[in-house]
RNA sequence: GGGGCCGUAGCUCAGCCUGGAUAGAGCGGUGGCCUUCUAAGCCACAGGUCCCGGGUUCAAAUCCCGGCGGCCCCGCCA
Numbered sequence: 001g002g003g004g005c006c007g008u009a010g011c012u013c014a015g016c017c018u019g020g021a022u023a024g025a026g027c028g029g030u031g032g033c034c035u036u037c038u039a040a041g042c043c044a045c046a047g048g049u050c051c052c053g054g055g056u057u058c059a060a061a062u063c064c065c066g067g068c069g070g071c072c073c074c075g076c077c078a
Stems, first nucleotide, its partner, number of pairs: 001074007010027004020058001029045005051067005
C1' cells in the first nucleotide's frame, strides 16, 4: 500500500442480505414476592448518539459515500 470481517444497553450478542411494529435477548443492576435469613425461583422496572459525519428515501441500525477504532490475510522493505 491492497483486501476481508467487525463496531447495537454495563458485558456477550441477535436484528442488516430483503428499509417500515414503540430498537431486542441473555447475563448483570434496582425494587418487590417468597424464605427464619441467604441462595435459588417468580414478577416488575431502569438502562441506547444502533462508532462518527454526510447522502438517498415518505421512511435508514439496515442501502450508498467518507472518516475513526479493533481483528485477520496479502504485498512492499535485503
Background
RNAcentral holds the sequence, with entries from ENA and MGnify. Predicted 3D model of a 78-nucleotide RNA (transfer RNA) from a Candidatus Bathyarchaeota archaeon. RNAcentral records the identical sequence in 2 taxa. NCBI's taxonomy places the organism under Archaea, Thermoproteati, Candidatus Bathyarchaeota. It matches the Rfam family "tRNA". It is annotated as a transfer RNA.